[in-house]
RNA sequence: GCUGUAGCUCAGUGGUAGAGUCUCUGCUUGGCAUGCAGAAGGUUCUGGGUUCAAUCCCUGGCAUCUCUA
Numbered sequence: 001g002c003u004g005u006a007g008c009u010c011a012g013u014g015g016u017a018g019a020g021u022c023u024c025u026g027c028u029u030g031g032c033a034u035g036c037a038g039a040a041g042g043u044u045c046u047g048g049g050u051u052c053a054a055u056c057c058c059u060g061g062c063a064u065c066u067c068u069a
Stems, first nucleotide, its partner, number of pairs: 001065001003063002007021004015052001023039005045061005
C1' cells in the first nucleotide's frame, strides 16, 4: 500500500445483494451422463462516526498478500 461480499471464484456503487460453480428437488432417459426448471444457502471481517438511509463515505482494530528500509 492492496484486499476482506453465499461452501469456492468474483461483481456491485449511498436507496435493503447478484452471477458462475457446488448442494438438493423435479422433468427429460429403459438407466447414467448432458440438458431444462425450481429451491436452499449472505449478521457484506469487526467497533465507532457522517447521513433520512451505509456493502459503498470517514476512522480505530483483526486477518491475508505485496513493497521499502
The RNA shown here (transfer RNA) has 69 nucleotides and comes from Gekko kuhli. The coordinates come from a structure-prediction model, not an experiment, and the mean pLDDT is 81. It matches the Rfam family "tRNA". It is annotated as a transfer RNA. Rfam describes the family as follows. Transfer RNA (tRNA) molecules are approximately 80 nucleotides in length. Lineage of the source: Eukaryota > Eumetazoa > Chordata > Teleostomi > Gekko.